[in-house]
RNA sequence: GGAUUAUACAGAAGAGGGGAGAGAGUAGGCUCGGCGAACCUCUAGCAACCUGAAAGAUCAAGGUGCUAAUACCUACCCCAACAGGGAAAUUAUAAACU
Repeated sequence: GGAUUAUACAGAAGAGGGGAGAGAGUAGGCUCGGCGAACCUCUAGCAACCUGAAAGAUCAAGGUGCUAAUACCUACCCCAACAGGGAAAUUAUAAACU
């Protein structure tokens, strides 16, 4: 990198560095950002996919992941007058493969 399955309206931030962008990509919108974004490090925490512990309810030690807003919202298709709902694609993460 590829294919499969599962999940994605819950939950969880401080410090130091950094210095202008960020919210996956395209477009539109909206939001966050010098009262310091992205990113890096440390610490803390959330969660419970895998391992582990337990007879089990559970626990949270290990492997990942995550810690603004539903995956920020919409886009294609279906239902619907609208609002809204459903479903897909894409993306992300995990597991076990290749």
Predicted 3D model of a 98-nucleotide RNA (SAM riboswitch aptamer (S box leader)) from a Bacteroidales bacterium.
The organism belongs to Bacteroidales, within Bacteria.
Its mean pLDDT, the model's own confidence on a scale to 100, is 86.